Predicted 3D model of a 98-nucleotide RNA (Bacterial small signal recognition particle RNA) from a Blastocatellia bacterium. The sequence is in RNAcentral, with records from ENA. Rfam family: Bacterial small signal recognition particle RNA. A reference for the family is Righetti et al. (2016), "Temperature-responsive in vitro RNA structurome of Yersinia pseudotuberculosis", Proc Natl Acad Sci U S A. The family's RNA type in Rfam is non-coding RNA gene. Rfam's curators write: The signal recognition particle (SRP) is a universally conserved ribonucleoprotein involved in the co-translational targeting of proteins to membranes. A source record names the gene ffs.
[in-house]
RNA sequence: CUCCGGACGUCGUGCAAUCACGUAGCUGCAAACCCCGCCAGGCCGGGAACGGAGCAACGGUAGCAGCGGGCGGAUGUGCCGCGGCCCAUCCGGAGCCU
Numbered sequence: 001c002u003c004c005g006g007a008c009g010u011c012g013u014g015c016a017a018u019c020a021c022g023u024a025g026c027u028g029c030a031a032a033c034c035c036c037g038c039c040a041g042g043c044c045g046g047g048a049a050c051g052g053a054g055c056a057a058c059g060g061u062a063g064c065a066g067c068g069g070g071c072g073g074a075u076g077u078g079c080c081g082c083g084g085c086c087c088a089u090c091c092g093g094a095g096c097c098u
Base pairs, nucleotide, nucleotide: 001095002094003093004092005091006090007089009085010084011083012082013081014080015078016077017075018074019073021072022071023070025067026066027065028064029063035060036059037058043052044051045050
């Protein structure tokens, strides 16, 4: 000096880890801008039987809050696996020249 291999680096990917995000699900509250069901009492119609609208309570839904790697997504995470690149630097080997 040339070549080869490796380390480091970098990119992709797998796995793992994590959660600043979303979500299935779970829990609670829940229309006091009245959404649904069922509607005691009371109200209306009726001679009555009965019928009608319907407040509260009750049960739900939208919604809100919390939990939530189960799932998606993300990651300034990893003495991890695989593959690509590999300018420079470092390590090892081979060859050639002086």